[in-house]
RNA sequence: AGAGUUUGAUCCUGGCUCAGAACGAACGCUGGCGGCAGGUCUUAGGCAUGCAAGUCGAACGGAUGAUAAGAGAGCUUGCUCUCUUAAAGUCAGUGGCGCACGAGUGAGUAACGCGUGGGAAACUGCCCUUCACUGGGGAAUAACGUUUGGAAACGAACGCUAAUACCGCAUACGCCCGCAAGGGGAAAGAUUUAUCGGUGAUGGAUGUGCCCGCGUUGGAUUAGCCAGUUGGUGGGGUAAUGGCCUACCAAAGCAAUGAUCCAUAGCUGGUCUGAGAGGACGAUCAGCCACGCUGGAACUGAGACACGGUCCAGACUCCUACGGGAGGCAGCAGCUAAGAAUAUUGGGCAAUGGAGGAAACUCUGACCCAGCCAUGCCGCGUGAAUGAAGAAGGCCUUCGGGUUGUAAAGUUCUUUUAGUCAUGAAGAUGAUGACAGUAGUGACAGAAAAAGCACCGGCUAACUUCGUGCCAGCAGCCGCGGUAAUACGAAGGGUGCAAGCGUUGUUCGGAAUUACUGGGCGUAAAGGGCAUGUAGGCGGAUAUCUUAGUCAGGAGUGAAAUCCCGGGGCUCAACCUCGGAACUGCUUUUGAAACGGGAUAUCUAGAGUAUGAUAGGGGACAAUGGAAUACCCAGUGUAGAGGUGAAAUUCGUAGAUAUUGGGUGGAACACCGGAGGCGAAGGCGAUUGUCUGGGUCAUAACUGACGCUAAGGUGCGAAAGCGUGGGGAUCAAACAGGAUUAGAUACCCUGGUAGUCCACGCUGUAAACGAUGAUGACUAACCGUCGGCGAUACACAGUCGGUGGCCAAGCGAAAGCGAUAAGUCAUCCACCUGGGGAGUACGACCGCAAGGUUGAAACUCAAAGGAAUUGACGGGGGCCCGCACAAGCAGUGGAUUAUGUGGUUUAAUUCGAAGCAACGCGAAGAACCUUACCAGGGCUUGACAUCCUCUGACCGCUCUAGAGAUAGAGUUUCCCUUCGGGGCAGAGAGACAGGUGGUGCAUGGUUGUCGUCAGCUCGUGUCGUGAGAUGUUAGGUUAAGUCCUGCAACGAGCGCAACCCACGCCCUAUGUUGCCAGCGGGUAAUGCCGGGAACUCUUAGGGGACUGCCCGCGUCAAGCGGGAGGAAGGUGUGGAUGACGUCAAGUCAUCAUGGUUCUUACGGGUCGGGCUACAAACGUACUACAAUGGCGGUAACAAUGGGUCGCAAUGUCGCAAGGCAAAGCCAAUCCUUAAAAACCGUCUCAGUUCAGAUUGCCCUCUGCAACUCGAGGACAUGAAGUUGGAAUUGCUAGUAAUCGUUGAUCAGAAUGCAACGGUGAAUACGUUCCCGGGUCUUGUACACACCGCCUGUCAAACCAUGAGAGUCGAUUUCACCCAAAGUCGGUAGUUUAACGCAAGAGGGCGCCGCCUACGGUGGGAUUGGUGAUUGGGGUUAAGUCAUAACAAGGUAGCAGUACCGGAAGGUGCGGCUG
Repeated sequence: AGAGUUUGAUCCUGGCUCAGAACGAACGCUGGCGGCAGGUCUUAGGCAUGCAAGUCGAACGGAUGAUAAGAGAGCUUGCUCUCUUAAAGUCAGUGGCGCACGAGUGAGUAACGCGUGGGAAACUGCCCUUCACUGGGGAAUAACGUUUGGAAACGAACGCUAAUACCGCAUACGCCCGCAAGGGGAAAGAUUUAUCGGUGAUGGAUGUGCCCGCGUUGGAUUAGCCAGUUGGUGGGGUAAUGGCCUACCAAAGCAAUGAUCCAUAGCUGGUCUGAGAGGACGAUCAGCCACGCUGGAACUGAGACACGGUCCAGACUCCUACGGGAGGCAGCAGCUAAGAAUAUUGGGCAAUGGAGGAAACUCUGACCCAGCCAUGCCGCGUGAAUGAAGAAGGCCUUCGGGUUGUAAAGUUCUUUUAGUCAUGAAGAUGAUGACAGUAGUGACAGAAAAAGCACCGGCUAACUUCGUGCCAGCAGCCGCGGUAAUACGAAGGGUGCAAGCGUUGUUCGGAAUUACUGGGCGUAAAGGGCAUGUAGGCGGAUAUCUUAGUCAGGAGUGAAAUCCCGGGGCUCAACCUCGGAACUGCUUUUGAAACGGGAUAUCUAGAGUAUGAUAGGGGACAAUGGAAUACCCAGUGUAGAGGUGAAAUUCGUAGAUAUUGGGUGGAACACCGGAGGCGAAGGCGAUUGUCUGGGUCAUAACUGACGCUAAGGUGCGAAAGCGUGGGGAUCAAACAGGAUUAGAUACCCUGGUAGUCCACGCUGUAAACGAUGAUGACUAACCGUCGGCGAUACACAGUCGGUGGCCAAGCGAAAGCGAUAAGUCAUCCACCUGGGGAGUACGACCGCAAGGUUGAAACUCAAAGGAAUUGACGGGGGCCCGCACAAGCAGUGGAUUAUGUGGUUUAAUUCGAAGCAACGCGAAGAACCUUACCAGGGCUUGACAUCCUCUGACCGCUCUAGAGAUAGAGUUUCCCUUCGGGGCAGAGAGACAGGUGGUGCAUGGUUGUCGUCAGCUCGUGUCGUGAGAUGUUAGGUUAAGUCCUGCAACGAGCGCAACCCACGCCCUAUGUUGCCAGCGGGUAAUGCCGGGAACUCUUAGGGGACUGCCCGCGUCAAGCGGGAGGAAGGUGUGGAUGACGUCAAGUCAUCAUGGUUCUUACGGGUCGGGCUACAAACGUACUACAAUGGCGGUAACAAUGGGUCGCAAUGUCGCAAGGCAAAGCCAAUCCUUAAAAACCGUCUCAGUUCAGAUUGCCCUCUGCAACUCGAGGACAUGAAGUUGGAAUUGCUAGUAAUCGUUGAUCAGAAUGCAACGGUGAAUACGUUCCCGGGUCUUGUACACACCGCCUGUCAAACCAUGAGAGUCGAUUUCACCCAAAGUCGGUAGUUUAACGCAAGAGGGCGCCGCCUACGGUGGGAUUGGUGAUUGGGGUUAAGUCAUAACAAGGUAGCAGUACCGGAAGGUGCGGCUG
């Protein structure tokens, strides 16, 4: 300090998540030791048992009494008993002090409760200081005794007694009251010789009470609250001020700087985190507060309204003899419940501290210690050195090895800790040690007793194998898993931490993601629709004074602990301790006066006024006008009009439309008109008048900061809509009809009502937009336009105020903005904080309603979003190309047949191929074989390969059985050798063979396709934050990214072209098997022969064509048009050649191959069958439908090829297929070789002399074998078919069409395929349209890329939530009723020792009154749970209906409003451009 995650990629916005630290934690696995800390966070639920507050005999009367002495009695004369005296000690009671501390808890409390700093009207036991006093009396009472009640708790009556208990008297101050005079007011002694006490007063200390300033959580969907309420006077009360209480008087007081109400919460020092500012928390330790079963109350006391006190009420628990009683662990232990969860019913007062006491001492669950718990922090250990045969084992492996790994073993050492034995502190001033035989020390033995947990896809350090197969599972986020998972589970290995490690939870951090430090608001969330103005905030210049802001100095305080720094002590550390610093704060005081505030005075630059000009659809009202629509009347006139993509509904012979004249009525104002004007916005447009608001300019006369902004408030506010009353021409939601359509609740058409218009009132919203709040200041230019000024006028400049364009700096994520800022500053206001749920629900306010304003949560997702980029796509646009269309020719689709496919059938009809780019395809050829399929009968190391052992033959031939495989019998009997063995064959054992089994979505190779389309990229440079762009775009041109020109590009590569092959012309060479011009010979005829090398031809090598030349066009270009020459002319023609890539395209059945699977079978062999089935369907072909023809006859002209298991001349036989015989040829030598065309004749438009299917019979050939199931021939038979619907294919020249020929495969079997030549056309104006492609541009919500994305209803499951007749609680409030205990007040009802001679005073009890807890009744308010039913919402691989949106999304979209509709939605009105 950052990282992951939205996208194909990018930048930004923005959320989610992670890495860190911490914890009073819990859970899982594991666990050696020690030190120091910590330990019911939940039920302030309930508690058995023990202990936690007593002490003083030196306050008192007594009781008891060890012991001692005396007396007496008994008598077993030294024992017992009794009495008296003395008596240490102990004790119930009276009395004193303490029990208000210490200890616990955090329920309540939003408060002077706490924190901090101040204050005045107070008290203060014990303690300290000082002064003074301590005289003299009295009356009781507990204990005790007697009697007595009760189960108990606990009492009652009578009778004694003491005091430091109680009460008078005296005396008294510097005491109290009072203006004064005057009045009032104390005491206690004890033990023994020195103290402790007592009383009054003074001052202090300590503690406590009270008051005040400031600070102290959230909610406004809580806005008004308050009657003792606010103040005063009198009185009361208190230690003391005070409505603290009471009577009367006044009517105040608090609140937007948040009262009241609701919710939550003890506060602080501090703790955790953080760079800090902050945020969260308030365990342990310390300070304060509150509470003590719940509520109320007082008493005592210095102090309480009292945790281990009292009274009352309530709930609960316990005892009971049923009459009554007892209790309060939020003290320490402990129990129970709750909970994820938190310890011993321990030891001791030795230390520290507390209470009492003169003291000894007693008490002390405060405290000091120990026990339990890895709960945390800190420290130590689990060994060290050496040790390579790199052991064994494990795991992996490319089988070579690698790794675990110096790790182990082995060798040599050490002994911390734990263990055993011994010794043994400090803590303690004289004594006293729970801890504790502890810490420490010494000795002994032995590596001995001591390592786990998590993780290993990225973030994030660490990788392989096996298993699993969208299963099981993982997951913090992104995401893994569908047969090769570094992500699941296991193993090996590795990484991290370590007596712990992980997980979960919580807090802070990262998060600048609430932004004070330190964010934003045009398009990402976010500027209020606009103005006015209140509070508030902010505010021009100069001078003087002032000082609550500000700054500086001093003082006080800011408890200790903590944190930090520096020392010290435990072996170190944690921990403890000392000193310092700090505690950023508050208060007070002194000073300063720049800034800000205040006061005063002045100024004119802000603001306003005045005067003079000036532009304008600014507003309100009234009047007037013409054009047009519609309607009415009349005329002319006749059959249509209207409307649409095309139609129809509609109007019209009852006279429409059209046209002419007249009239009625309402609404809107053409041209001017403009990026123009005015207004705050909404908005405003004929003309004229009246009234009226604002602006601008000029002058610089007046005022003198009067200003800016603006929460609430108030006003204005398009359209739609609402109310009342008018009006109603047009247009037109709804509605009706006609079309369209699968449907059409739409788009289109014909009608048409609210409404649209006016008046008055309401509503208060819009994409109310510049998606840009208002005001002021500053910051380069250039070009328009509107209104002023100045000048005689024009023009050019200038200036002020508007309104536009383009651009600099700057800003911005970018696109863009750019003096009219989205730049740089200042002031104030509004608003935002992930998407959805939702601008919804509830509540409140407003409204007649529609609805508006304000405005959540549960739940759910990991994104949603902005701008730009590259593609792809568009029923977007531009340009261009292609047999793409058009123009033509011939077809297909109809028929028969052939062939392939789907389907069906079957035991099997093997498998693959599936739009173009499967379907005469793999298959260049299924009768057996092929063959992979089916049925039967047979084999199991196998038909084939390698290795091992044994044997020596095997093969062949003959016969038998069998459908055959096979089995049996007979016959026959081995070769080479380096002597090791090998070949061949058989037998045996296992390793293995084998698979046309699966996966083409694991692959290689290969192929198809876009497409022979012109594209696809790179280096360097430049531009951009970046993805990317540029180059490659542009202007021309081309078949072409072909070339030229231009240009922030310059170059290059793969493609194009060329190079290659064939054909076309020429030359050279060659001359047989080919050729034959000239010469010669010969024949019936023929290069037949001699010969020739000219020609053709053969096959080698060259030449030739390059826009080279001319004219024109063109940018002096590339190139294009025309021409010449030429065999050929602009790529001469045809082929081969297929860029980066796309389609998970095809192929595991050509081959190869990973994983997988079968192994007496999914392998191998055999026979037969099947692949050839057949209702109907599709593709591709053949043959035809005829006269451009058929048939018969006559009779010409090729080329490529092929041939010895062959081609076969020729002869002969057969009607023919073919048979028989057979020359020649391993081929420029021999063989195989045309048909259409042409000529003659015939047929004469018919289902024919067309067509030939089908069928019958007879043959031929191949072959072991033609039944299923071959081809051919002859004779006979003679089907459909008369040019083919919608639709659709090929072809641009030697092409289409047509004619035959050859070859591969092959025993045989082409209408298929691959080639060959013969004859040989028509048409192309052109690019609007269909299809495909290229390129530029545009839009996009697509990127699996339009076969995309995506909306809503309905149906299903689940989840949370709103409403809901109600119902059950909780809290709170008002009124009334009852009224305990208790204080206070009243009171002769009763009672009473102290004082008093008495009367009486005073007191107690009783009674009454006020207040009042609990309780009761009734009415509200707030809130929670639940509820038949119901509303929408969310989520969920493959449901239904449509297709609203994204492209012009096929009717541009969106938002407001109204109506309508299964649903998305449609339409009307005005608005926006996103």
Background
Small-subunit ribosomal RNA from Capra hircus, 1474 nucleotides, folded computationally. The source organism's lineage runs through Eukaryota, Craniata, Sarcopterygii, Laurasiatheria and Capra.